A computed fold for an 88-nucleotide RNA from a Deltaproteobacteria bacterium, annotated as c-di-GMP-I-GGC riboswitch aptamer.
């Protein structure tokens, strides 16, 4: 130094509500604690979801595809980066 994960100091913060943002998924912010050893950061592959958009559709409407954009790192895997140190 790497794995790993007992001690301890500490950090995050599920759902839910309250408010703003978005068409939506979802996000911010308080309040809350399901739970986490990277539940820290970035869409890199993968997956799952949303549709203002885009093109079929005799014209609306509505359903479905297809681009394309977006969401979700607490959905898994990779990548960088971090407190602490008992066994082993």
């Nucleotide at each position: 130094c790497c794995c790993c994960g007992a001690a301890a100091a500490g950090c995050c913060a599920a759902a839910c509500c309250u408010u703003u943002c978005g068409u939506a998924a979802g996000a911010a912010a308080g309040g809350g604690a399901c739970g986490g050893a990277a539940a820290g950061c970035g869409g890199c592959g993968g997956g799952u979801c949303u549709u203002g958009c885009u093109a079929c559709c005799a014209a609306g409407c509505c359903a479905g595809a297809u681009g394309a954009a977006g969401a979700c790192g607490g959905c898994c895997g990779a990548g960088c980066u971090a407190c602490c140190g008992a066994a082993g």